[in-house]
């Protein structure tokens, strides 16, 4: 000293679903149906180890809907860009 990958801030962009109904109620809680996947969560193929099987690892925008969400706020996976770490490569 070149900066892959990756972690962290902070900015900017960011879907989907009832401002459904009941009783309470300032905001709001509660309880019912109905819906929605892009916080997290869980769950698998191929494959790989063993190998006769059992088993074990094993991804997601996939699948489930616990949890969140379903005007607005807020939160959002993913994208960029800045600032700072780690240093594969050279």
């Nucleotide at each position: 000293a070149u900066g892959a990958u990756u972690g962290u801030a902070a900015g900017a962009g960011g879907a989907g679903a009832g401002a459904c109904c009941a009783c309470u109620u300032u905001u709001u809680g509660u309880g019912g149906c109905g819906c929605c996947g892009a916080a997290g969560g869980a769950g698998c193929a191929a494959g790989c180890a063993a190998g006769a099987a059992c088993u074990g690892c094993g991804a997601a925008u996939c699948u489930c809907u616990c949890a969140g969400g379903c005007a607005a706020a807020a939160a959002g996976a993913c994208u960029c860009u800045u600032a700072u770490g780690u240093g594969a490569c050279g």

Predicted 3D model of a 90-nucleotide RNA (Glycine riboswitch aptamer) from Aquibacillus koreensis. The coordinates come from a structure-prediction model, not an experiment, and the mean pLDDT is 79.